[in-house]
Molecule: c-di-GMP-I-GGC riboswitch aptamer
Organism: Chromatiales bacterium
RNA sequence: AACUGCAAAGGCAAACCCGACCGAAAGGCGGGGACGCAAAACCACCGGUCUUCGGGUAUGACCAUGAUAGCGGGGUUGCAGCAU
Numbered sequence: 001a002a003c004u005g006c007a008a009a010g011g012c013a014a015a016c017c018c019g020a021c022c023g024a025a026a027g028g029c030g031g032g033g034a035c036g037c038a039a040a041a042c043c044a045c046c047g048g049u050c051u052u053c054g055g056g057u058a059u060g061a062c063c064a065u066g067a068u069a070g071c072g073g074g075g076u077u078g079c080a081g082c083a084u
């Protein structure tokens, strides 16, 4: 370094539930929860998907604004070494 992680020690946390939290929404945040995850750590650069307060239209076609890093690609960083 590859690879692997039921070797060991830690970490994160989907669905769902709650919030007298934020947001127009998608979604986010906090608490519970645990399907999974070796990058499920960080970054919206590319593609995808989603959003519709606003623009626009015959039309959610399109523009713009956001969201998603647990959709994929890419970039940066990173724990362990039982077994190979």
Base pairs, nucleotide, nucleotide: 002084003081004080005079011037012036016032017031018030019029021028022027035070041076042075043074045073046072047071048068049067050066054063055062